Background: A computed fold for a 543-nucleotide part of an RNA from an uncultured prokaryote, annotated as small-subunit ribosomal RNA, 5' domain. Rfam family: Bacterial small subunit ribosomal RNA. Its mean pLDDT, the model's own confidence on a scale to 100, is 84. The RNAcentral record of the full RNA draws on ENA.
Context: one part of a larger RNA
RNA sequence: GAGCGAACGCUGGCGGCGUGCUUAACACAUGCAAGUCGAGCGAGAAAAAGAACUUCGGUUCUUGAGUAAAGCGGCGGACGGGUGCGUAACACGUGGGUAAUCUGCCCUUGAGGCGGGGAUAACCCGGGGAAACCCGGGCUAAUACCGGAUAAGACCACGAGAGGCAACUUUCGAGGCUAAAGGGAGCUUCCUUAUGGAAGCGCUCCCUUGAGGAUGAGCCCGCGGCCUAUCAGCUUGUUGGUGGGGUAACGGCCUACCAAGGCGAAGACGGGUAGCUGGUCUGAGAGGAUGAUCAGCCACACAGGGACUGAGACACGGCCCUGACUCCUACGGGAGGCAGCAGUGGGGAAUAUUGGACAAUGGGGGAAACCCUGAUCCAGCGACGCCGCGUGGGUGAUGAAGGCUUUCGGGUCGUAAAGCCCUGUCGGGAGGAAAGAACGAUCUCAUGGUGAAUAUCCAUGGGAAGUGACGGUACCUCCAAAGGAAGCACCGGCCAACUCCGUGCCAGCAGCCGCGGUAAGACGGAGGGUGCAAGCGUUGCUC
Numbered sequence: 001g002a003g004c005g006a007a008c009g010c011u012g013g014c015g016g017c018g019u020g021c022u023u024a025a026c027a028c029a030u031g032c033a034a035g036u037c038g039a040g041c042g043a044g045a046a047a048a049a050g051a052a053c054u055u056c057g058g059u060u061c062u063u064g065a066g067u068a069a070a071g072c073g074g075c076g077g078a079c080g081g082g083u084g085c086g087u088a089a090c091a092c093g094u095g096g097g098u099a100a101u102c103u104g105c106c107c108u109u110g111a112g113g114c115g116g117g118g119a120u121a122a123c124c125c126g127g128g129g130a131a132a133c134c135c136g137g138g139c140u141a142a143u144a145c146c147g148g149a150u151a152a153g154a155c156c157a158c159g160a161g162a163g164g165c166a167a168c169u170u171u172c173g174a175g176g177c178u179a180a181a182g183g184g185a186g187c188u189u190c191c192u193u194a195u196g197g198a199a200g201c202g203c204u205c206c207c208u209u210g211a212g213g214a215u216g217a218g219c220c221c222g223c224g225g226c227c228u229a230u231c232a233g234c235u236u237g238u239u240g241g242u243g244g245g246g247u248a249a250c251g252g253c254c255u256a257c258c259a260a261g262g263c264g265a266a267g268a269c270g271g272g273u274a275g276c277u278g279g280u281c282u283g284a285g286a287g288g289a290u291g292a293u294c295a296g297c298c299a300c301a302c303a304g305g306g307a308c309u310g311a312g313a314c315a316c317g318g319c320c321c322u323g324a325c326u327c328c329u330a331c332g333g334g335a336g337g338c339a340g341c342a343g344u345g346g347g348g349a350a351u352a353u354u355g356g357a358c359a360a361u362g363g364g365g366g367a368a369a370c371c372c373u374g375a376u377c378c379a380g381c382g383a384c385g386c387c388g389c390g391u392g393g394g395u396g397a398u399g400a401a402g403g404c405u406u407u408c409g410g411g412u413c414g415u416a417a418a419g420c421c422c423u424g425u426c427g428g429g430a431g432g433a434a435a436g437a438a439c440g441a442u443c444u445c446a447u448g449g450u451g452a453a454u455a456u457c458c459a460u461g462g463g464a465a466g467u468g469a470c471g472g473u474a475c476c477u478c479c480a481a482a483g484g485a486a487g488c489a490c491c492g493g494c495c496a497a498c499u500c501c502g503u504g505c506c507a508g509c510a511g512c513c514g515c516g517g518u519a520a521g522a523c524g525g526a527g528g529g530u531g532c533a534a535g536c537g538u539u540g541c542u543c
Stems, first nucleotide, its partner, number of pairs: 001543004006539005013389006019382002021347001026345003030342003035075003040072002048063006082300003092224007101217002106213008114148001116146002123138006153178001155176002158173006182205003186201006226272003233263003238260008275297004279290004302323005325336004353379001355378003361375001362373004392422004402413004426484001428479005436470001442464008487532005492513003498527005508515002
């Protein structure tokens, strides 16, 4: 000199964009943060309103409404969001390998969705418990569950051929084994008093099973990036082999047996510290330091362990066990996990609102309408940072008053003020007023496809109406008015800026050199000056 997620002191007008627990991965009251689908399924309220009857107590019916709440089932809860405890490691970065692998939803393409069965929640009845919740009996549905049919590929065992040192790969043959589920709108015909039902037709969503893709992930390897030798030897599943198990998959990953190996001064093993990277800061560069915000990867979710479900987890707002802690209890037993967003206590020099909205972007579910979304978009608080603007402009010498100083003549603050003439940024008041909105769905028109069809359905295009948290915000116009808006540090040298008074080695200053003991440009005050400026200094840290 530059920089900072800063803090502290004094001061403080406005706006834009960013940014804000670096400490206790300390403990947490309260609310919200993951749901959705009735076009998978069976059931199904109440309040209220109206009507009828009434013994005036009420009862029944209709609407509310096939709504709410709940249940079975599907998909999602493995994403998104937080934190940096652990980790010196294939964790990360980079470059490869996987003939050793998996991949829901999505895309392309092939084949199929036939015909049956038995249950079980919800519900009803009974019971236990303070509660959490649990037990027994009975009924019922499905895209829930289970047989059967058909079926290629895959798989299993067999035979033959080709390739290969082998493991094995590949082709062919005959055999075995293996799947599914239905929903919706429409048209035609038939049945039916009607609601409706059946058959057929094509449409659409969905389901099953192959092949390929895309995306995501697992595993393996080369190289790279901390300190310590006052850590020198380390290792028994250890190193390798065989058989077996296990996994989506190779492998001591696990197990039995066999062999005795494997690593190490090019630093093994141990100890300390630490998430890694893109980047960031500095520097001419080389390098040094760092890893906040944003982005990628990893790890963790009260501490430790474990598996279940699933395409995917060993799962932050799932389950089980143990432990610590907190809470409820009828003492028998139960409940909980903010390192999600706010917020509280505590720690600390120190770090914000228990805000608004799903309008946009994105995500989950759904055919869709739509619902959910503390992701996100906004608003609030903080000069915490960067940037921009303002605190007025011109004129004005009796160089006013006053302050300070003086050699008493004067000098200086100083065109500074006042006065006169203007302007109108910001702030204030009034009025007007956006862009961010494109869709989707609905209606309508046109074209094309499907089809027997001018039904439907699908695709493309045009039109109509409609959707904004921010926010009456940005912006524009008008009104009034110099009115509301300047401080901080320094002035001995380094280093830009000097005098007076007070003090008298005292009080004090200080980054270094050093000032102060009676004229101190160095202490304190004043006047003046210098430098920055809504900031200025100090402290800490990095280059």